[in-house]
RNA sequence: CCCCCUGUAGCUCAACGGCAGAGCGUUCGGCUGUAGCCCGAAAGGUUACUGGUUCAAAUCCGGUCGGGGGGA
Numbered sequence: 001c002c003c004c005c006u007g008u009a010g011c012u013c014a015a016c017g018g019c020a021g022a023g024c025g026u027u028c029g030g031c032u033g034u035a036g037c038c039c040g041a042a043a044g045g046u047u048a049c050u051g052g053u054u055c056a057a058a059u060c061c062g063g064u065c066g067g068g069g070g071g072a
Base pairs, nucleotide, nucleotide: 001071002070003069004068005067006066007065010024011023012022013021018055026042027041028040029039030038048064049063050062051061052060
């Protein structure tokens, strides 16, 4: 320098162009003599940034940045 993959909740990851979700964690409640296990609920998101396409973008396209891999 070139090519490919990847970036979504605190962590690990889902999500056909049409309501952003799960598990774990956290908080609260139930259960228990207490704690844990178990059960229920809640909070938590500028979908890396920027521009474009579209009635509508996490998703498609361009650029930038970060991470990983390959080539020279």
Molecule: transfer RNA
Organism: Candidatus Woesearchaeota archaeon